Description: A computed fold for a 692-nucleotide part of an RNA from a Pseudomonadota bacterium, annotated as large-subunit ribosomal RNA, domain II.
Context: one part of a larger RNA
RNA sequence: GUCCGGGAGUUACUGUAUGCGGCUUGGGCUAAGGGGCUCUGCCCCGGAGCCAGAGUGAAAGCGAGCCUUAACAGGGCGGCUUUGUCGCAUGCAGUAGAUCCGAAUGCCGGUGAGCUAACCACCUCCAGGAUGAACCCUGGUUAACCCCAGGGGGAGGUCCGAACGGCACAACGAUGAAAAGUUGUCCGAUGAGGGGCGGUUAGGAGUAAAAGGUUAACCAAACCGGCGGAUAGCUGGUUCUCCCCGAAAUAGGUUUAGGCCUAGCCUCGAGUGUUCCACGGUGGUGGUAGAGAGACUGAAUGACAUUAGGGCCCGCGAGGGUACCUAAGUCAACCAAACUCCGAAUGCCAUCGUGCCAAGCUCGGGAGUCAGAACGCGGGCGCUAAGGUUCGCGCUCGAGAGGGAAACAGCCCAGACCGUCGGCUAAGGUCCCAAAGUCCGAGUUAAGUGUAAAAGGAAGUGAGGAUUCGAAGACAGCCAGGAUGUUGGCUUAGAAGCAGCCACCAUUUAAAAAGUGCGUAACAGCUUACUGGCCGAGAAUCCUUGCGCCGAAAAUGAACGGGCCUUAAACUCGGCGCCGAAGCCACGGGCUGUAUGGGGGGAGACUCUCAUACAGCGGUAGGGGAGCGUAGUACGUCCGGUGAAGAGGAGCCGAAAGGUGACUUGGAGGGCGUGCUAGUGAGAAUCCGGAC
Numbered sequence: 001g002u003c004c005g006g007g008a009g010u011u012a013c014u015g016u017a018u019g020c021g022g023c024u025u026g027g028g029c030u031a032a033g034g035g036g037c038u039c040u041g042c043c044c045c046g047g048a049g050c051c052a053g054a055g056u057g058a059a060a061g062c063g064a065g066c067c068u069u070a071a072c073a074g075g076g077c078g079g080c081u082u083u084g085u086c087g088c089a090u091g092c093a094g095u096a097g098a099u100c101c102g103a104a105u106g107c108c109g110g111u112g113a114g115c116u117a118a119c120c121a122c123c124u125c126c127a128g129g130a131u132g133a134a135c136c137c138u139g140g141u142u143a144a145c146c147c148c149a150g151g152g153g154g155a156g157g158u159c160c161g162a163a164c165g166g167c168a169c170a171a172c173g174a175u176g177a178a179a180a181g182u183u184g185u186c187c188g189a190u191g192a193g194g195g196g197c198g199g200u201u202a203g204g205a206g207u208a209a210a211a212g213g214u215u216a217a218c219c220a221a222a223c224c225g226g227c228g229g230a231u232a233g234c235u236g237g238u239u240c241u242c243c244c245c246g247a248a249a250u251a252g253g254u255u256u257a258g259g260c261c262u263a264g265c266c267u268c269g270a271g272u273g274u275u276c277c278a279c280g281g282u283g284g285u286g287g288u289a290g291a292g293a294g295a296c297u298g299a300a301u302g303a304c305a306u307u308a309g310g311g312c313c314c315g316c317g318a319g320g321g322u323a324c325c326u327a328a329g330u331c332a333a334c335c336a337a338a339c340u341c342c343g344a345a346u347g348c349c350a351u352c353g354u355g356c357c358a359a360g361c362u363c364g365g366g367a368g369u370c371a372g373a374a375c376g377c378g379g380g381c382g383c384u385a386a387g388g389u390u391c392g393c394g395c396u397c398g399a400g401a402g403g404g405a406a407a408c409a410g411c412c413c414a415g416a417c418c419g420u421c422g423g424c425u426a427a428g429g430u431c432c433c434a435a436a437g438u439c440c441g442a443g444u445u446a447a448g449u450g451u452a453a454a455a456g457g458a459a460g461u462g463a464g465g466a467u468u469c470g471a472a473g474a475c476a477g478c479c480a481g482g483a484u485g486u487u488g489g490c491u492u493a494g495a496a497g498c499a500g501c502c503a504c505c506a507u508u509u510a511a512a513a514a515g516u517g518c519g520u521a522a523c524a525g526c527u528u529a530c531u532g533g534c535c536g537a538g539a540a541u542c543c544u545u546g547c548g549c550c551g552a553a554a555a556u557g558a559a560c561g562g563g564c565c566u567u568a569a570a571c572u573c574g575g576c577g578c579c580g581a582a583g584c585c586a587c588g589g590g591c592u593g594u595a596u597g598g599g600g601g602g603a604g605a606c607u608c609u610c611a612u613a614c615a616g617c618g619g620u621a622g623g624g625g626a627g628c629g630u631a632g633u634a635c636g637u638c639c640g641g642u643g644a645a646g647a648g649g650a651g652c653c654g655a656a657a658g659g660u661g662a663c664u665u666g667g668a669g670g671g672c673g674u675g676c677u678a679g680u681g682a683g684a685a686u687c688c689g690g691a692c
Stems, first nucleotide, its partner, number of pairs: 001692006009238001011096013027051003033045005055062002065077004099237002102234001106227006117201004122196004126191001128160003131156001135152006164188003168185005203219001205215003240627006250263005264369002266366007274358001275359001277355009290342001291340002297336002301332004309325002311322004372397002375394007402413003417589004422585003428579003431563003437576001439575006450565001456550002460547010477534005483507003488502003513528001517526002590617012628681001630678010646665003651660003
């Protein structure tokens, strides 16, 4: 891992609601206990007691009233206003382990020092080698010591190094040879040494050269048993089917925030009977969007003039000056969530009408929900950041399948009862992949733009417009001229149109600057303005706008899904078809509800059944309803050696759970109907056991 088996809302009591039943014209029930019998059940006694029959007050109490108060104008709870009680069943709650499994803990009583720690008593072990303390002897020496030399001696948490003990480093070893080792190197090795045997100390306690170490292979409190099924607002699991409805991820509160309570939203029953909702009419409500500024509060730019005030300057002062600042004022322009003289749309309220097998409201039983998400719109926070965050309105997902968006919960279309080798459409598409137009009309784009992007840039190109010039010849080009006073004056080494400063006149002219640029040391030279000629029709500048171009660099290879596409298969406008979904239609079928009608049962309330019409039937948490199957049991009825159960099993039946079943196997019990009772349904729990 697979298979087989096991595996989770139970039981008792109390309460409450609903269903069914008994009694009830004020009642209903017995409990303990007792008697009887056909004795693990039934019958009969038993009214103690409980509930109801009256409420109200904290109570004494009073009583169809009571309380509050001095007393109620009043107010609160009752009465007038009809019914309980017992049993059974089911839902739910409470108390119990209370749906199942799961802690780490806490406490109590014991068991442990054959591991390990320390201690006590007894015993034992440490090859060999080295060093050579005290002390002693002899000699020397001395007055005597001291001292020196030689010999003896054999001290030491001394040295080297086996046994023994350790474990500093490394490699190997990690389903190991081993739940701590192997190998090599290394440290101690007469000591605070190693070891044996016996003994002592223990669980908030021991022991500890102290690490929270150790106390029998996991010790910040051992192990075993008990309380104990501790508790677990946490995680996981929770077993057959079909039918109807169907949420929430919010508010308030919470030692509360991943938990709860109440409300909201769902469901079921009863009641009410159009009260809901939509649309229309009518009448109200409001201060948002917008807008505004001699309508306030505040903000804020420039100008103006008269100045209050200030700065600076002059002055001994009085005072004067001022190309300075400036409140207030005027003018112009402007701003505001916490400004408003104004002020919508939508919304909200009331009322009338219309529509409506759809809702609303009240009471009661049962819930679940309290992590929400994206998108559009209106705001706050943030960076007019975030797949950000927080509110509001809406929608989808959540709990929603189908079609589109290549793929893609939240986008677009559209809400799946079942069937059909029928039809029409939506979004989106219609050259091929790939269903449907290589459709029609007009235009645009030349970038493969389309098929990613900004500021900014550009004689890209289409459309519209403005101004100026032009057959008295424009614009571009070509030919020619472009002169004189004069090298203007100044400056300067020089300054001659062209370093710079000033001036910018006049003449001859068709025209020609006291010079547009290049150039020279300065001149020279080239060139422009300006003029004529050649040529012969448009030229120049600007504005608005459509589509395109550049701007454009990132990490595996990709910015139409791909192929490919250029009067398009791109873009804009218009038109006619077609394709396209679980949408709609058609046909057949099922279920639910409502209405009407027929039939059956019942004393009745009511219930069963058939037909027709209309409507409905996505669904998580969750509510409600109806069933299937398993085991046992009571009654009834059947089957079985001419073969029960069980096992295999084609076929058949039912909407499903399921039922049946020829034949084979098996070899003795079993089915069905109606009730009752439950240890009643398995795929998941790192579930438990077994097998492979």